[in-house]
């Protein structure tokens, strides 16, 4: 500096659920718990997927359908930064 990550160490993170919080909803956020996780760290840039509040259209008092400006990096590519070991 560099592509990896078989075996080990130290230290992270934290799916599901359960409460409180915050949101119209996706879903956040605090704690508890740990299915996983070598970038399950950041960043919606790009694809994907979830919501439809506001508009739009229709329809007419019930509603329905398209819409991202939300959401999600623990879907995936991309871009950046970094921890151990080894080579």
């Nucleotide at each position: 500096a560099u592509a990896g990550g078989a075996a080990a160490a130290a230290g992270g993170c934290a799916a599901a659920c359960u409460a409180c919080u915050c949101g119209a909803a996706a879903g956040u956020g605090u704690a508890g718990g740990a299915c996983g996780c070598a970038a399950a760290g950041c960043c919606u840039a790009g694809g994907g997927a979830c919501u439809a509040a506001g508009g739009u259209a229709u329809a007419u008092u019930c509603a329905u359908a398209c819409u991202a400006u939300g959401u999600u990096c623990g879907c995936c590519u991309g871009g950046u930064u970094g921890c151990c070991a080894a080579g």